Transfer RNA from a pig gut metagenome, 69 nucleotides, folded computationally. Its Rfam family is "tRNA". Rfam classes the family as a transfer RNA. The coordinates come from a structure-prediction model, not an experiment, and the mean pLDDT is 81.
RNA sequence: GCGCGAUAGCCAAGUGGUAAGGCAAUGGUCUGCAACACCAGUAUCCGCCGGUUCAAAUCCGGCUCGCGC
Numbered sequence: 001g002c003g004c005g006a007u008a009g010c011c012a013a014g015u016g017g018u019a020a021g022g023c024a025a026u027g028g029u030c031u032g033c034a035a036c037a038c039c040a041g042u043a044u045c046c047g048c049c050g051g052u053u054c055a056a057a058u059c060c061g062g063c064u065c066g067c068g069c
Base pairs, nucleotide, nucleotide: 001069002068003067004066005065006064009023010022011021017054026040027039028038029037047063048062049061050060051059
């Protein structure tokens, strides 16, 4: 210098119309108590700053960090 990536505690989808899913934590049911199982269940800032747009996680620019070349 070039490319890819950064989204909840963890993994991860979403590429203009306001953020899916899984695991974990937590609460509940069950149990003599627990475990298992089942139900519920979380995104005021989608790495940061600016720009475009009626509207930005998404598009554009810069920056930070990570990986690769």